[in-house]
RNA sequence: GAACCAUCAAGAGCGGCCGAGAGACCUGGCUCGUCGAAGCCGCAGCAGUCGUGCGUCGUCCACCGGUGCGCGGUGCUACAGCCAGGACCGAUGGGAG
Numbered sequence: 001g002a003a004c005c006a007u008c009a010a011g012a013g014c015g016g017c018c019g020a021g022a023g024a025c026c027u028g029g030c031u032c033g034u035c036g037a038a039g040c041c042g043c044a045g046c047a048g049u050c051g052u053g054c055g056u057c058g059u060c061c062a063c064c065g066g067u068g069c070g071c072g073g074u075g076c077u078a079c080a081g082c083c084a085g086g087a088c089c090g091a092u093g094g095g096a097g
Stems, first nucleotide, its partner, number of pairs: 004094005013043005021032003025086005044077003048074011081089001
C1' cells in the first nucleotide's frame, strides 16, 4: 500500500489535563456539550477477532475441529455506523501477496 473475508440495533465509564465544539464526509433532521464537547493521559470495564495456555467434547493418543475459562495483541465503552438520502461510503479485526 492493498485484493479479499467477517462484523457493525447486544455489551462496557470514572478520574486528571485542556477549553468549544462533537455525533467520519455532503444535504436535511435529531441529539450531546461550559453541570465541560473533541483530543491526550491514567485506571477500570466490555466484546469481537487473532495468537497462546489450560479444561472439556468429538470412543483412546497425536493432529484437527467444537466449546468454556485465563493471558497477550488490536478494537471499543451517549443515541442503530444517531436517523433519511448520497458517495470510488466509512470503521474495526483478519489477511494472500